Bacterial RNase P class A from a Micrococcaceae bacterium, 378 nucleotides, folded computationally. The sequence was found by an Rfam model in a public genome assembly. It matches the Rfam family "Bacterial RNase P class A". Rfam's curators write: Ribonuclease P (RNase P) is a ubiquitous endoribonuclease, found in archaea, bacteria and eukarya as well as chloroplasts and mitochondria. The family's RNA type in Rfam is ribozyme.

[in-house]
RNA sequence: UGGGACAGCCAGGCGGCCGCGUGCCACGCAAGUGGCCCGAGGAACGUCCGGGCUCCAUAGAGCAGGGUGGUGGGUAACGCCCACUCGGGGUAACCCGCAGGACAGUGCCACAGAAAACAGACCGCCCGCCCCUUUUGGGGUGCGGGUAAGGGUGAAACGGCGGUGUAAGAGACCACCAGGUCCCUGGGUGACCAGGGGAGCUAGGUAAACCCCACCCGGAGCAAGGCCAGACAGGGCAUGAUCGAGGGCUGCUCGCCCGAGUGCCCGGGUAGGCCGCUGGAGGGCGUCGGCAACGGCGUUCGUAGAUGGAUGGCUGCCAUCGCCGCACCCGGCAACGGAGCGGCGGUACAGAACCCGGCGUAUCGGCUGUCCCAUCCU
Numbered sequence: 001u002g003g004g005a006c007a008g009c010c011a012g013g014c015g016g017c018c019g020c021g022u023g024c025c026a027c028g029c030a031a032g033u034g035g036c037c038c039g040a041g042g043a044a045c046g047u048c049c050g051g052g053c054u055c056c057a058u059a060g061a062g063c064a065g066g067g068u069g070g071u072g073g074g075u076a077a078c079g080c081c082c083a084c085u086c087g088g089g090g091u092a093a094c095c096c097g098c099a100g101g102a103c104a105g106u107g108c109c110a111c112a113g114a115a116a117a118c119a120g121a122c123c124g125c126c127c128g129c130c131c132c133u134u135u136u137g138g139g140g141u142g143c144g145g146g147u148a149a150g151g152g153u154g155a156a157a158c159g160g161c162g163g164u165g166u167a168a169g170a171g172a173c174c175a176c177c178a179g180g181u182c183c184c185u186g187g188g189u190g191a192c193c194a195g196g197g198g199a200g201c202u203a204g205g206u207a208a209a210c211c212c213c214a215c216c217c218g219g220a221g222c223a224a225g226g227c228c229a230g231a232c233a234g235g236g237c238a239u240g241a242u243c244g245a246g247g248g249c250u251g252c253u254c255g256c257c258c259g260a261g262u263g264c265c266c267g268g269g270u271a272g273g274c275c276g277c278u279g280g281a282g283g284g285c286g287u288c289g290g291c292a293a294c295g296g297c298g299u300u301c302g303u304a305g306a307u308g309g310a311u312g313g314c315u316g317c318c319a320u321c322g323c324c325g326c327a328c329c330c331g332g333c334a335a336c337g338g339a340g341c342g343g344c345g346g347u348a349c350a351g352a353a354c355c356c357g358g359c360g361u362a363u364c365g366g367c368u369g370u371c372c373c374a375u376c377c378u
Stems, first nucleotide, its partner, number of pairs: 001374010012318007020039002023036005041349001045360002048358005053221004060254004065217005070084005085099001086097004100212002105210002107206003122151002124147006130140004159177002162174003178202001181198007225275004234266006246258003282301008319347008329338003
């Protein structure tokens, strides 16, 4: 200098004129007027997870259903975050993983192939019988038996390779490997890693198929839920009253509890105001512990709370990006780096509505740090 990897920050700034919203202060009988502070986000989006909070409600058990899935930590909790292990990708920094179990069971592996499971003989190899020719033997058809080492098919074919052995073969046996399994030693909290040894030899893949195993899980939701004010109009049917109608709990069962009135139909009134509603598992700074996520301690800050729903319009300067034109300066031993003036245009994604912790998605541009690879100069 070029290319790449990872992490963090910003999201235009400063004014003027006019216009909005909450709160506070002053004036005013009131309407209102003036002044002051403050006034959207890194995702406010998605509604995909987890909670706080509220109610059911006094709140158990089982089944069903759902979620997660290597190990260890963090957290209020999580399907999130951190570290590590194993596997895959990359020269590397790093990135990715729906990462427990195929010896509990069921299913699937097209086509091709003899055969895709405890299976199988298409071409072959060997032996016997029969026939011909021959007599060391050779050939042919048919039948019977043995075989899976050779060939073929396929993504994958009953471990690989070299021997012994056999009628011909075969882990039938032997040595060396691969895989699985059992035992031992060492390291580690653990997943796991390294090493040594034994026996029998050895179909695989797929659970992001059903399933098995381990762990976890009440429901509904701020239109939750409370308070105040105000208005109206009740009627009919069925049934029950402690031997329990009806109701409560995601669904079912049991259990527990409430309970004297309930259920259905027709009809009438209300839709207003206040709370919830912003001080939190909060932010900043410092320090200690920890590889880290994060936690402890100290100190400091007070920064929207609307309710048909506020923060906008015009304009000046600056910033930044792109294009065009002008200029050819400064720094450095070098490789190389930096900077000026003018004009035109652009500045994204996007908008709180109870509040947080995450994840996913969208995005004009700018800044900072660490690391990897390549090349060049000194």